RNA sequence: GCCACCAUAGCUCAGUCGGUAGAGCAACGCAUUCGUAACGCGUAGGUCAGCAGUUCGAAUCUGCUUGGUGGCU
Numbered sequence: 001g002c003c004a005c006c007a008u009a010g011c012u013c014a015g016u017c018g019g020u021a022g023a024g025c026a027a028c029g030c031a032u033u034c035g036u037a038a039c040g041c042g043u044a045g046g047u048c049a050g051c052a053g054u055u056c057g058a059a060u061c062u063g064c065u066u067g068g069u070g071g072c073u
Base pairs, nucleotide, nucleotide: 001072002071003070004069005068006067007066010025011024012023013022019056027043028042029041030040049065050064051063052062053061
């Protein structure tokens, strides 16, 4: 220098025939217990890396940028 893939909640990841975002763990509250843990119920938490384009509508399609991983030279 070239190519491919990845970037979504604190963490690990789903969601990609475009229709307004979820799970597990973690956190917090309640219940339970003499108390803690575990189990049970519930709550909160996200400008979907950034900018622009297409569209009535974009996490999803297109372009560019940034960061990461791998390969080639």

The RNA shown here (transfer RNA) has 73 nucleotides and comes from Polaribacter sp. Taxonomically the source falls in Polaribacter (Bacteria, Pseudomonadati, Bacteroidota, Flavobacteriaceae). It was read from a public genome assembly. It matches the Rfam family "tRNA". By type it is a transfer RNA. Its mean pLDDT, the model's own confidence on a scale to 100, is 82.